[in-house]
Context: one part of a larger RNA
Molecule: large-subunit ribosomal RNA, domain II
Organism: Pseudomonadota bacterium
RNA sequence: GCCGGCGAGUGGAUCUCGGUGGCCAGGUUAAGGGAGGAGACUCCCGGAGCCACAGCGAAAGCGAGUCCGAAGAGGGCGUCGCCCCCAUAGGGGGCAGGUCGUCGGGAUCCGACCCGAAACCGGGCGAGCUACCCAUGGCCAGGGUGAAGCGCGGGUAACACCCGCGUGGAGGCCCGAACCGGUUGGCGGUGCAAAGCCAUCGGAUGAGCUGUGGGUAGGGGUGAAAUGCCAAUCGAGCCCGGAGAUAGCUGGUUCUCCCCGAAAUGCAUUUAGGUGCAGCCUCAGGGGGAGCUCUCCCGGAGGUAGAGCUCUGGAUGGGCUAGGGGGCAAACAAGCCUACCAAACCCAACCAAACUGCGAAUGCCGGGAGAGGAUGCCCUGGGAGUGAGCCCGUGAGGGAUAAUCUUCACGGACGAGAGGGGAACAACCCAGACCACCGGCUAAGGCCCCCAAGUGUGGGCUAAGUGGCGAAGGAUGUGGAGUGGCAGAGACAGCCGGGAGGUUGGCUUAGAAGCAGCCAUCCUUUAAAGAGUGCGUAACAGCUCACCGGUCGAUGCCGCUCUGCGCCGAAAAUGUAGCGGGGCUCAAGCCCACCGCCGAAGCCGUGGGCCCGUGGGCCGUCGGGGCCCGUGGGCGGUAGGGGAGCGUCCUGCCCAGCGGUGAAGCUCUGGCGCAAGCCAGGGUGGAGCGGGCAGGAGUGAGAAUGCCGGC
Numbered sequence: 001g002c003c004g005g006c007g008a009g010u011g012g013a014u015c016u017c018g019g020u021g022g023c024c025a026g027g028u029u030a031a032g033g034g035a036g037g038a039g040a041c042u043c044c045c046g047g048a049g050c051c052a053c054a055g056c057g058a059a060a061g062c063g064a065g066u067c068c069g070a071a072g073a074g075g076g077c078g079u080c081g082c083c084c085c086c087a088u089a090g091g092g093g094g095c096a097g098g099u100c101g102u103c104g105g106g107a108u109c110c111g112a113c114c115c116g117a118a119a120c121c122g123g124g125c126g127a128g129c130u131a132c133c134c135a136u137g138g139c140c141a142g143g144g145u146g147a148a149g150c151g152c153g154g155g156u157a158a159c160a161c162c163c164g165c166g167u168g169g170a171g172g173c174c175c176g177a178a179c180c181g182g183u184u185g186g187c188g189g190u191g192c193a194a195a196g197c198c199a200u201c202g203g204a205u206g207a208g209c210u211g212u213g214g215g216u217a218g219g220g221g222u223g224a225a226a227u228g229c230c231a232a233u234c235g236a237g238c239c240c241g242g243a244g245a246u247a248g249c250u251g252g253u254u255c256u257c258c259c260c261g262a263a264a265u266g267c268a269u270u271u272a273g274g275u276g277c278a279g280c281c282u283c284a285g286g287g288g289g290a291g292c293u294c295u296c297c298c299g300g301a302g303g304u305a306g307a308g309c310u311c312u313g314g315a316u317g318g319g320c321u322a323g324g325g326g327g328c329a330a331a332c333a334a335g336c337c338u339a340c341c342a343a344a345c346c347c348a349a350c351c352a353a354a355c356u357g358c359g360a361a362u363g364c365c366g367g368g369a370g371a372g373g374a375u376g377c378c379c380u381g382g383g384a385g386u387g388a389g390c391c392c393g394u395g396a397g398g399g400a401u402a403a404u405c406u407u408c409a410c411g412g413a414c415g416a417g418a419g420g421g422g423a424a425c426a427a428c429c430c431a432g433a434c435c436a437c438c439g440g441c442u443a444a445g446g447c448c449c450c451c452a453a454g455u456g457u458g459g460g461c462u463a464a465g466u467g468g469c470g471a472a473g474g475a476u477g478u479g480g481a482g483u484g485g486c487a488g489a490g491a492c493a494g495c496c497g498g499g500a501g502g503u504u505g506g507c508u509u510a511g512a513a514g515c516a517g518c519c520a521u522c523c524u525u526u527a528a529a530g531a532g533u534g535c536g537u538a539a540c541a542g543c544u545c546a547c548c549g550g551u552c553g554a555u556g557c558c559g560c561u562c563u564g565c566g567c568c569g570a571a572a573a574u575g576u577a578g579c580g581g582g583g584c585u586c587a588a589g590c591c592c593a594c595c596g597c598c599g600a601a602g603c604c605g606u607g608g609g610c611c612c613g614u615g616g617g618c619c620g621u622c623g624g625g626g627c628c629c630g631u632g633g634g635c636g637g638u639a640g641g642g643g644a645g646c647g648u649c650c651u652g653c654c655c656a657g658c659g660g661u662g663a664a665g666c667u668c669u670g671g672c673g674c675a676a677g678c679c680a681g682g683g684u685g686g687a688g689c690g691g692g693c694a695g696g697a698g699u700g701a702g703a704a705u706g707c708c709g710g711c
Base pairs, nucleotide, nucleotide: 001711002710003709004708005707006706011110012109013108014107015106016105017104018103019102020101021100022099023098024097026051027050028049032045033044034043035042036041055062056061065077066076067075068074081095082094083093084092085091086090113252114251116249120242121241122240123239124238125237131216132215133214134213135212136211137210138209139208140206142175143174144173145171149167150166151165152164153163154162155161179203180202181201184199185198186197187196218234220230221229222228227236255645256644257643258642259641260640265278266277267276268275269274279386280385281383282382283381284380285379286378287377292372293371294370295369296368297367298366299365300364306358307356308355312352313351314350316348317347318346319345321342323341324340325338326337327336328335389414391412392411393410394409395408396407397406398405419430420429421428434608435607436606437605439604440603441602445598446597447596448582449581450580454595456594457593458592459591460590461589467584473568474567477565478564479563480562481561482560483559484558485557486556494551495550496549497548498547500524501523502522505519506518507517530545534543535542609635610634611633612632613631614630615629616628617627618626619625646700648697649696650695651694652693653692654691655690657689658688665684666683667682668681669680670679671678672677
């Protein structure tokens, strides 16, 4: 890992709601007892007790009333069952109601759906490992160094003291085996080994190593101290028990079909991944047509978008003018000036979520009318789940007018939604899948090939492979529209010629002559010519322009505005790689108009299934029952609610069922049922098994790093 087996909402008590049954103003017994029986058990007794029959009040208490209250005011909580029939009384039936069983849904207490802690406590077992201690033994090759003491010699007055030689053999001394250790590196790493091997290294007469016997025990020991060690485990050993500890956490939770179908919100929470109440789902009973969507009309609340500047604030320029600053003068106070600052006021033009003398559209509330479609609305009760949401569009806050960011609001989708499109892609676009069909029509999106359908029609644009990312900004790209000028009295461009005089204008300056700079910018001659457009000079000079003439001979030329499509701006790491690809240029790109076609689980057609409402008929052991015909609507679905079934094991009754002429089981085939499953036949097997009704459960396996076994 696979296969097989095992493996999770159970039981008791109490409460509550529903189905069903008995009795009924009552219902019911508990313990216990008696009778019968082999027993399981059955029948009888037992009325203690419980619930109901009356409520109200905190209570004393009163009582169809009672409590508050001064109240015989008012109010709270109660009392006075409903329908049908016969019927004056009264009676009967049904419903409601009471109570006791039983079955089912749910709650509470218990282990309470199952598995899972880390831990806590109790009683024991451990110092044959290891830490330390006690007692008693054992061990340390060899070599080196050479302390004290002692002897001798020297020195000395000296047996002091010092020096030398010898002797001597000290030391947590030195080198280095055994022994003890474990420094560095490598190997090992399902190992030789749950700590090793090789090389290397530390200690090696000491606080040394070691044998044997003994001691200290779990909040305790021991510790040259690391939270180390206390049997391969130690921030508190191990074993058993309390014990099924607890786990608001994770995982798992087993057959089928049918109907409906959520939530990820609000408030609160030692609360935030939990829970309570509400919201949203489902089921039952009751009430009804009030409910829902759209359109139109009428009435209404409101302060958003926008706008505005009266108010509250902000903010710009000007005017006017308190106050202040500065200057003059005065210095007794005044006064005057001010292209300084500036309140208030005036003019103009602005800004605002927390500004408004204005103010929509939508939306919302109420009323009326019409249309649509109805399994809708309300009340009461049983059962839930949810209370991590997410993306997109729109309106806003936070952030950086960032984020697959974050927080609200309104809507949609996913969640819990399949199908078609978008190359691929929960959320985008189209569209809501009961089943079948080798039938049809469409949606989004498409129609050259991959690839179903147009190499479709008419007109225009683009030359950039723009299309097939991209901004500010830039440009005689090109199409369209408009507008101002010039032009056969000759425009625009080119070419030829002129472009002068006062004058070198004045100032400044070393100089300043059109051309450093400042000021002024006139007059004359003219066809025209600036007190000068640029280059140039030290300054002049020189070249040139404006301006004029000539030449040339234009459905022309020069500007500006708006607009369509394009261009530049444009750099990334494996290889084109920013159309899905091929490939595409009067297009297979873009714009406008048009015709046709393809295209989905949408819609239609044909057949079938189930559910709900409704009409009719038939059968009925009468029940909210079954069957048939018709008609209207519905059938995506997670959590979850409701309904109906299949199968397994056991029990009771019936079939006085089946079975060696072959049971169960296994296997192959065929058939039936929407399904769970069921039936039949063949083979195998060799002794038990089934059907109907009813009852009871250790009742269904693929998942739990599930448990056990096999391979």